[in-house]
């Protein structure tokens, strides 16, 4: 160059084919139970942002595009890993 696989909340992945209520689930973080005190184990919270709170806004690599509606369909871009020339 050419072809395959990939990027989703502080990590790690499902969801994507075949669009649809709320972007989930462990990890790890905070609390708190127990403990002399730690681990463990149970319990609760738990993307982010502004709020005294109710409550609003906003996220899936970026940017566009169709759509009533996109993490998921199209297009163009950027990064990563393979392997081929």
């Nucleotide at each position: 160059g050419c072809g395959g696989a990939g990027g989703u909340a502080g990590c790690u992945u499902a969801g994507c084919c075949c669009g649809g209520u709320c972007a989930a689930a462990g990890c790890g973080c905070c609390g708190g139970u127990c403990u002399u005190g730690a681990a463990a184990a149970c319990c609760g919270g738990u993307g982010g942002g502004c709020g005294c709170a109710a409550g609003c806004c906003c996220u899936c690599g970026g940017g566009a595009g169709u759509u009533c509606g996109a993490a998921u369909c199209u297009c163009c871009c950027c990064c990563u890993c393979c392997g081929c020339g």
Transfer RNA from a Methanobacteriota archaeon, 85 nucleotides, folded computationally. Lineage of the source: Archaea > Methanobacteriati > Methanobacteriota. Its Rfam family is "tRNA". The sequence is in RNAcentral, with records from ENA and MGnify.